[in-house]
RNA sequence: AGUUCAUCGAGACGGGUGGAGGUCGCCGGACCUGCGAAGCCCGACCAACCUGCCUUCACGGGCAAGGUGGUAACGCCGGAGGCGGCGACGCCGACGAUGAGGA
Numbered sequence: 001a002g003u004u005c006a007u008c009g010a011g012a013c014g015g016g017u018g019g020a021g022g023u024c025g026c027c028g029g030a031c032c033u034g035c036g037a038a039g040c041c042c043g044a045c046c047a048a049c050c051u052g053c054c055u056u057c058a059c060g061g062g063c064a065a066g067g068u069g070g071u072a073a074c075g076c077c078g079g080a081g082g083c084g085g086c087g088a089c090g091c092c093g094a095c096g097a098u099g100a101g102g103a
Stems, first nucleotide, its partner, number of pairs: 003101006013043005021032003026079004044071003048068003051064005075095001081092004
C1' cells in the first nucleotide's frame, strides 16, 4: 500500500517541552487555540476489538486491563455521489479511523 469482516451519536487528561497552529484530504461553515495549537516525552484514565476469568441452555451479561487503540464538539456539520421528498430533511453509498484475519 492492498484485501475481508465488524464497529464508529457512550466513555476517558494532567504535567514537562515546544512556540502557532489544529479539527484526515478538497470546498463552505462552525469550533478549539499565547488563560499556550500541532509535535515529542512522562504519568494517569477509558474500555471499541483481541485476550483471560466469572455467569447463561444459548443469545446475552459482568470483571480484569495483558495486545492494539483511544481520552473537544455525532467521524464537529454540510457538500463534492445515489434514491425519496414541494421543501425542511431522511435513507444508502463513498471516503476516513480502529480492531481482527487472510494474502